[in-house]
RNA sequence: GUUCGUCCAUAGCAAACCUGCCGAAAGGCAGGGACGCAAAGCUACAGGGUCUAAGGUCCGUUGGGACUAUGACAGCCUGGCCGCCGAA
Numbered sequence: 001g002u003u004c005g006u007c008c009a010u011a012g013c014a015a016a017c018c019u020g021c022c023g024a025a026a027g028g029c030a031g032g033g034a035c036g037c038a039a040a041g042c043u044a045c046a047g048g049g050u051c052u053a054a055g056g057u058c059c060g061u062u063g064g065g066a067c068u069a070u071g072a073c074a075g076c077c078u079g080g081c082c083g084c085c086g087a088a
Stems, first nucleotide, its partner, number of pairs: 002088004012037002017032006035075001041081003046078003049073003055068005
């Protein structure tokens, strides 16, 4: 340096759910909590995908419905950047 995560060490993150706060929602943040994770670190202005639909457009005209991201998800996939320990 490359590939890999069978073995070692030290650490790290934290799903569901609960509480509080923010948000129109999706979702986020904090605390609790651990299903899992060798990148579950970063990147959403790299590409695809998914969720939501405040605002907007159209339809309807009592209720409402359809479409739409400029809002989200990195713990959906691929890519990019950076990184711990170990093995070959």